[in-house]
RNA sequence: CAGCUGGACCGGACGGUCGCUUCCUGCGUCUGCGGACGCGGGGAGAGGAAAGUCCGAACUCCGCAGAGCAGUGUGCCGGAUAACGUCCGGGAGGCCGGGUUCAAGCCCGUCCGACGGAAAGCGCCACAGAAAACAUACCGCCCACAUCCUCACGGGUGCGGGUAAGGGUGAAAAGGUGCGGUAAGAGCGCACCGCCGCCGCAGCAAUGCGACGGGCAGGGCAAACCACACACGGAGCAAGACCAAAUAGGAAGGGAGCCGGGGCUUGGUUUUCGAAUCAAGAUUCGGCACGUGCCGGCUCGGUGCGUCCAACCUUCGGGUAGGUCGCUAGAGCCUCGCAGCGAUGCGUGGCCCAGAGGAAUGACCGUCGCGCCGGAGCAAUCCGGCGGACAGAAUUCGGCUUACAGGUCCGGCUGCCAU
Numbered sequence: 001c002a003g004c005u006g007g008a009c010c011g012g013a014c015g016g017u018c019g020c021u022u023c024c025u026g027c028g029u030c031u032g033c034g035g036a037c038g039c040g041g042g043g044a045g046a047g048g049a050a051a052g053u054c055c056g057a058a059c060u061c062c063g064c065a066g067a068g069c070a071g072u073g074u075g076c077c078g079g080a081u082a083a084c085g086u087c088c089g090g091g092a093g094g095c096c097g098g099g100u101u102c103a104a105g106c107c108c109g110u111c112c113g114a115c116g117g118a119a120a121g122c123g124c125c126a127c128a129g130a131a132a133a134c135a136u137a138c139c140g141c142c143c144a145c146a147u148c149c150u151c152a153c154g155g156g157u158g159c160g161g162g163u164a165a166g167g168g169u170g171a172a173a174a175g176g177u178g179c180g181g182u183a184a185g186a187g188c189g190c191a192c193c194g195c196c197g198c199c200g201c202a203g204c205a206a207u208g209c210g211a212c213g214g215g216c217a218g219g220g221c222a223a224a225c226c227a228c229a230c231a232c233g234g235a236g237c238a239a240g241a242c243c244a245a246a247u248a249g250g251a252a253g254g255g256a257g258c259c260g261g262g263g264c265u266u267g268g269u270u271u272u273c274g275a276a277u278c279a280a281g282a283u284u285c286g287g288c289a290c291g292u293g294c295c296g297g298c299u300c301g302g303u304g305c306g307u308c309c310a311a312c313c314u315u316c317g318g319g320u321a322g323g324u325c326g327c328u329a330g331a332g333c334c335u336c337g338c339a340g341c342g343a344u345g346c347g348u349g350g351c352c353c354a355g356a357g358g359a360a361u362g363a364c365c366g367u368c369g370c371g372c373c374g375g376a377g378c379a380a381u382c383c384g385g386c387g388g389a390c391a392g393a394a395u396u397c398g399g400c401u402u403a404c405a406g407g408u409c410c411g412g413c414u415g416c417c418a419u
Stems, first nucleotide, its partner, number of pairs: 001415010012368007020045011047390001051401002054399005059236004071232005076090005091115001093112002096109005117226001121225001123221003138167002140163004145158005175193006194216001195214003199210004240325004250316005257288006264281007289307008332351003336347004370387007
């Protein structure tokens, strides 16, 4: 310097013109006095993912006796956090690279991840392969026999047996490596590594280390069912709360029998202050009318109950349109200090940073900067052209995942060049 890979970060800058949303403010007009509109001035105005809506919460409403079953999710250990399937640290495992060992193995470094249980049951293991689970003999190797060739050594063929070392298949083939051993082989024997059981030590723990015993069982798959442990109500700001038209519909009252009287209340007028009179209202009594039921009875009488309905008017209540709140000061942002390996916590100081509701955040121009291409120049550099991604708030916050032109910094590995 280039390539691959892991992590952190930036995501053009400044200015002008015309617009958009929102807040404050001056003037003017209108007003039902709440405000609305118009013309000016000033402030603020998308992201690292605002995205997918996959997890976890705040907030709101609904639901809720207890227990069990079912269902869903999580699953090494410890910690962080409001919480989490997130994050941090550790452990064990795996890929790759390097070192080391005769070899297996061991050590170091980057990186990776749903990393508990296969000794309860059940199921699966495609293709290939001889054989895929209380194993298997295809090739090969070895032994015996028969037969053929050869003087012989030896070789071919057939059959029976031994062998899991070698070949071959596969994602996976019943411990691995080395030495011995054997007819050939084999934990058959030994050493080391691994494994199982048990004990001790270290560690909060996962786990690690060591000693002893055992030649070695128990193939893999649980993001298949399953068993175990733990956790779990539902819906979501179109949540929800308040105000509240027109129209339609609902409820109550008036409209809504007639005449007269009594007291009461309110108001007016007169007044000799005792009251009188007029009107209205609710209430009460009597008579009449009408409807209807019952009884006596016969064209009358008694008695009980009731005063329909419509237009229209007033009032009340529910819902809709519409409006207001929720709504942006928050698990907030920045600086510094302290504690901690770290996630993070605590403290000091400073800051206010979109709140719209069919939904604003845009368009154009200039200068600079960035990348690419072409040209000029020994070079520094200059000139011209082109390009600039993914994407856009909608109650808020913590994460995860996905997309992204171009650029910056740090770590690891490999290659090349120079010293």
About this RNA:
This is a predicted structure of a 419-nucleotide RNA (Bacterial RNase P class A) from a Candidatus Eremiobacteraceae bacterium. The gene name in the source record is rnpB. Its mean pLDDT, the model's own confidence on a scale to 100, is 77. Taxonomically the source falls in Candidatus Eremiobacteraceae (Bacteria, Bacillati, Vulcanimicrobiota, Vulcanimicrobiia).